A computed fold for a 119-nucleotide RNA from Bacillus canaveralius, annotated as SAM riboswitch aptamer (S box leader). Lineage of the source: Bacteria > Bacillati > Bacilli > Bacillaceae > Bacillus. Rfam family: SAM riboswitch aptamer (S box leader). A reference for the family is Grundy and Henkin (1998), "The S box regulon: a new global transcription termination control system for methionine and cysteine biosynthesis genes in gram-positive bacteria", Mol Microbiol. Rfam links the family to the GO term regulation of gene expression.
[in-house]
RNA sequence: UUCUUAUCGAGAGAGGUUGAGGGAAUGGCCCGAAGACACCUCAGCAACCAUCAAUGCCCUUAAACGCAUUGAAAAGGUGCUAAAUCCUGCAAGUUUUUUAUGAACUUGAAAGAUGAGAA
Numbered sequence: 001u002u003c004u005u006a007u008c009g010a011g012a013g014a015g016g017u018u019g020a021g022g023g024a025a026u027g028g029c030c031c032g033a034a035g036a037c038a039c040c041u042c043a044g045c046a047a048c049c050a051u052c053a054a055u056g057c058c059c060u061u062a063a064a065c066g067c068a069u070u071g072a073a074a075a076g077g078u079g080c081u082a083a084a085u086c087c088u089g090c091a092a093g094u095u096u097u098u099u100a101u102g103a104a105c106u107u108g109a110a111a112g113a114u115g116a117g118a119a
Base pairs, nucleotide, nucleotide: 001119002118003117004116005115006114007113008112013042014041015040016039017038021031022030023029027087028086043081044080045079048077049076051072052071053070054069055068056067057066085111090108091107092106093105094104095103096102
């Protein structure tokens, strides 16, 4: 970097360094010299992987291993700590009436982020 798969309306900030942009991309709307973003330190959140326990399934002489579900814990590997992935963009549908390239809403897709697995 690519592919597969799960999740994405919950949660959780202080200090230091630096100094102008940042929130992926479009349009909005926000954050930012009362110092954003980024980096470092410490703290925290969560529970994806790993760990432990129970139950079930497969296999087996029987177990173990493996798989699934549920629960526990937070010492390990990641991740995260403005705003719903901030909203939106593409498609379909519902309602409305000033008939339309409008508004409000729903569903799905795409894109993105993170984990796990593979190449």